About this RNA: A computed fold for a 346-nucleotide part of an RNA from an uncultured bacterium, annotated as small-subunit ribosomal RNA, central domain. Its mean pLDDT, the model's own confidence on a scale to 100, is 85. Its Rfam family is "Bacterial small subunit ribosomal RNA".
Context: one part of a larger RNA
């Protein structure tokens, strides 16, 4: 490398968008390339194959001239595939009516709460825990009601509910806005899958500049706890968490299942539309769940949202440790990322 694999055993890149590439829907027209089947001719050392002929009584074994084979020259289909040119609508995409959403931006608003800040009642306690205590309080705390200030985050609805490529989205309105379902079948007419390399967006920590800082909370003090306690327990507390703009690129980025077409019982819940019906049953698309056949898997499970049956393309994998480490490379401010060995041990 072949083969063979990938839910859980090693092995789908964490998403996408997409140039070259490689594969590609239906009917039918033209024949560019080529040298296959075929047919002509010419050419091979013998043996050996193979079907006939002769010769040792027979066979084996031997002999003869044919066939196969293989080269070359000429002629040379037909079906696929590919190519011109012209069609056609089942794929895709446009219009038209129509729906549903925490889908992305910007800027604005309320209402609960918790914190502080003035003053008002009002007094000896409060907080905390298993039981302390540090702590904060008579310089008047804690409670209490009204008031004011400022940050984040939005109870209940909430739902195997929605909608997004993925991260990841939930208080109200408003502006502009991407995708999407469903029903028409006007229009265009294979325009479309996939996609190395490039691009694009990426939780949460984390870096840098400058802004804020309520609440919580690594580091870090100070109490307990305990033989010890660098911890679980409680007080207090910076960075962080939240705006701008920039880096950074990784996660058990999980459905631990790569994208697309097609095909393959049944029954049952649910979101969004269409037919339907006074209303209902009920029929269908497109989504999302829980069982279950065939089938499949080493089981476990999967099972129209496949891990079943096929095909297209793309990334991976090849025994464990060493090691996702070393050395080089590229990228980054930095952490660090990404590429990624081997000796040597079993």
């Nucleotide at each position: 490398u072949u083969g063979g694999g990938a839910g859980u055993a090693a092995a789908g890149a964490g998403g996408g968008a997409g140039c070259a590439g490689g594969a590609g829907g239906c009917a039918a027209u033209a024949g560019a390339g080529g040298g296959u089947a075929u047919g002509u001719g010419a050419a091979u050392a013998a043996a050996g194959a193979u079907g006939g002929u002769a010769g040792c009584u027979c066979a084996a074994c031997u002999u003869c001239g044919g066939u196969a084979a293989u080269u070359c020259a000429u002629a040379g289909a037909a079906a696929c595939u590919g190519u011109u040119g012209a069609g056609g609508u089942a794929g895709a995409g446009u219009g038209u009516g129509u729906g549903a959403g925490a889908g992305g931006a910007u800027g604005g608003u309320a209402g609960a709460a918790u914190u502080c800040c003035a003053g008002g009642u009002g007094u000896a306690g409060c907080g905390g825990a298993g039981a302390a205590a540090u702590g904060a309080g008579u310089a008047g705390a804690u409670a209490u009601a009204a008031g004011g200030a400022g940050g984040a985050a939005c109870a209940c609805c909430a739902g195997u509910g929605a909608a997004g490529a993925a991260g990841g989205c939930g208080a109200c309105g408003a502006u502009g806005u991407c995708g999407c379902g469903c029903a028409u079948a006007a229009c265009u007419g294979a325009c479309g899958a996939u996609c190395a390399g490039u691009c694009c967006a990426g939780a949460a920590a984390g870096c840098g500049u400058g802004a804020g800082c309520a609440a919580c909370a690594a580091a870090u003090a100070g109490g307990a706890u305990a033989a010890g306690a660098u911890a679980c327990c409680g007080u207090a507390g910076u960075a962080c968490u939240c705006c701008c703009c920039g880096c950074a690129a990784u996660a058990a980025a999980c459905g631990a299942u790569g994208a697309g077409u097609a095909u393959u019982a049944a029954g049952u819940g649910u979101u969004g539309g269409g037919g339907g019906u006074c209303a209902a049953a009920c029929c269908u698309c497109a989504g999302u769940g829980g069982c279950g056949c065939a089938g499949u898997u080493a089981a476990c499970g999967c099972a129209c949202u496949a891990a079943g049956u096929a095909c297209u393309c793309c990334g991976c994998c090849u025994g464990a440790g060493u090691a996702g480490u070393a050395c080089g490379u590229u990228c980054g401010c930095a952490a660090g990322a990404a590429u990624g060995a081997a000796a040597c041990u079993c």